Large-subunit ribosomal RNA, domain VI from a metagenome, 244 nucleotides, folded computationally.
RNAcentral holds the full RNA, with entries from SILVA.
The prediction has a mean pLDDT of 85.

[in-house]
Context: one part of a larger RNA
Parts: sequence; structure tokens; C1' cells
RNA sequence: CGUUAGAGUAUUGAGAAGAAGCUCCUUCUAGUACGAGAGGAUCGAAGAAGCCGAGUCCAUGGUAUACCAGUUAUCAUUCCAAUGGUAAACGCUGGGUAGCUACACUCGUCGUGAUAACCGCUGACAGCAUAUAAGUGGGAAGCACUCUUCAAGAUGAGUACUCUCCGAGGCCGCAAGAAGAUAACUUGUUUGAUAGGUAUCAGGUCGAAGGGUUGUAAAAUCUGUAGCCGAGAUAUACUAAAGG
Repeated sequence: CGUUAGAGUAUUGAGAAGAAGCUCCUUCUAGUACGAGAGGAUCGAAGAAGCCGAGUCCAUGGUAUACCAGUUAUCAUUCCAAUGGUAAACGCUGGGUAGCUACACUCGUCGUGAUAACCGCUGACAGCAUAUAAGUGGGAAGCACUCUUCAAGAUGAGUACUCUCCGAGGCCGCAAGAAGAUAACUUGUUUGAUAGGUAUCAGGUCGAAGGGUUGUAAAAUCUGUAGCCGAGAUAUACUAAAGG
């Protein structure tokens, strides 16, 4: 820009794309059929496993640059105690929520139709024969469905509902995000839980400071299910989402 007024929401599916899964083993059938024996099935059924692919973070593992604790050297605040700074951009060490992730978890079924090679039924030309000439079947991990994703620029531009100059809807601005380089997308914008803060909880760390007691002391213990706490959950308009 078009789709013949402008929009919002929900859809159909012409068509397109897709390793869609692949393979081995064990058990039963069955020590059966077969075979003198040795040996040893087809068909069918069930259960595990590996590889590959897709998705996900409840659990497991990893990471988690300052969430908690320990600790060395040195400097500072104020001497002790308690804290803070720096040590190659966490000084080192032990853990670790959210998020991200794999080594983790879940799934990748059965079947239908038309067929290929091939195998048939009936059957003439040609009194026979012949799967073919008329007619009519079976048959593959392959093809088309079934499954996943996109899809009306499918110019053949589809369908349904609702709204609108009594202003529908959109854009700009702002608070943000499981969205993101920027655009874009999504949520909210006081008729409000969008972010921050606060409260409670989950979760992490592992027992704070101060004080008491014990010990010559290092230290231990009680107060104490302590203290501190990034991302998580719920609640709450305190702050910021102005007017237009």
C1' cells in the first nucleotide's frame, strides 16, 4: 500500500516446514515347528536399554562478582571490642535462593487410505491356458493422513461476534517485564498491585552484637528456633506511574 468506512477480539485452513524417530537386547509363545542328532525358528505378545530430537526446571548436579559464614596480611575509624577499605577488578576458603543450565526430568502411541516390486481371484480375445483385456483383492521403514509449527498478499485477500465522530481504536509520555542490542512484543497507568518500600512467609547461611557464667588463658556456653539476608510467594497505596 492492498483487502473498498474505521477498529477490537476469536477463528477456518488452501498451502508451507519438520530425522515425525532409529536400533539392539531379554522374556513368553517354545526347547514348540523343523531336524537322526547337534541344534533351533517364522508369525505374534510383553519389558528394559542405547543413540537422536523436542520441551522443561518439581526433584538431582553445576553456576550464582558480594546472600551468609570463616580466615591471612595491612591500613583506617576510637585504645579494647566491633566494623570498614585493599590484596588483578569476589584477597582466599566453605556453603548457597531466584534465574540460566545438563550430567537432570518428561515426551516422541496406536492406527487409516492409495500404492511399488511382488503375490492373487474370476476371465475372454484364442472352447484350453492366462493375475488383465472388462471386473476384483493382498502388499513396504517409503507416499498421503494421524502429531508439531507457521499460515487469508489464499490479490481467489475468507468466517463469526462486538464497538465507533455522543470519539471506537491507536500513538506520544510514564511504572515495569518470565520481552528485549535498538525497534518490536507483553502488563499497568490512581476506577491502580506496574515497580520500589514495608509486613509476614518460603529459602540461604549457621548461632550476631551486647551482657551473664566457666576457665590463668586460647576458648566454651546461656540469653537464642539467634542475627543477617539479591532476585521467590502473599498482602499492603507509604513512594513513583501528572495533566493532556